The RNA shown here (transfer RNA) has 75 nucleotides and comes from a Candidatus Woesearchaeota archaeon.
It matches the Rfam family "tRNA". It is annotated as a transfer RNA.
It was read from a public genome assembly.
Model confidence (mean pLDDT): 83 of 100.
RNA sequence: GGACCCGUAGCUCAGCCUGGCUGGAGCACUCGACUGAUAAUCGAGAGGUCCUGCGUUCAAAUCGCAGCGGGUCCA
Numbered sequence: 001g002g003a004c005c006c007g008u009a010g011c012u013c014a015g016c017c018u019g020g021c022u023g024g025a026g027c028a029c030u031c032g033a034c035u036g037a038u039a040a041u042c043g044a045g046a047g048g049u050c051c052u053g054c055g056u057u058c059a060a061a062u063c064g065c066a067g068c069g070g071g072u073c074c075a
Base pairs, nucleotide, nucleotide: 001074002073003072004071005070006069007068010027011026012025013024020058029045030044031043032042033041051067052066053065054064055063
């Protein structure tokens, strides 16, 4: 330098191809129940400019372009 993949909650990741009732799951965190008290279990809750910007569209996490960051391969 070239090709491909990835970037969504504190962490690990679905959802993206098929645009609209998804912003979600598990763990972690907070509160409550249970217990003599913990743990475990059960219930509830909080938490995200969906990497950034621009564009397309009535409408973008989802489509297009550029950039940034990470990974694999080729040279």